Transfer RNA from a Bacteroidota bacterium, 73 nucleotides, folded computationally.

[in-house]
RNA sequence: GAUGGAUUAGCUCAAUUGGCAGAGCACUACGCUGAUACCGUAGCGGUUGAAAGUUCGACUCCUUCAUUCAUCA
Numbered sequence: 001g002a003u004g005g006a007u008u009a010g011c012u013c014a015a016u017u018g019g020c021a022g023a024g025c026a027c028u029a030c031g032c033u034g035a036u037a038c039c040g041u042a043g044c045g046g047u048u049g050a051a052a053g054u055u056c057g058a059c060u061c062c063u064u065c066a067u068u069c070a071u072c073a
Stems, first nucleotide, its partner, number of pairs: 001072007010025004019056001027043005049065003053061001
C1' cells in the first nucleotide's frame, strides 16, 4: 500500500434478509436466611464508534473517516 472481518448496556453477545433496541453476567432495592452466600421478584443502565446520504421509516443499505484483527504485497 491492497483486500476482508469486527465496533450495539460496565463485560460477553443477539436483533429472522429496512418496521417499537434485547438476553445472560455484573450493579441497586426488596423478599428469603444465623449469614454480605444461594434462590426469587423488581429496577437501573444505550445518541447502536463518528459524519453525511437514500427512505414514510436505518443497528441493518450507500459513501467517507476512526479504532482493531487477519491475509496479501

Model confidence (mean pLDDT): 81 of 100.
Its Rfam family is "tRNA". The family's RNA type in Rfam is transfer RNA. Gene Ontology term of the family: triplet codon-amino acid adaptor activity.
Lineage of the source: Bacteria > Pseudomonadati > Bacteroidota.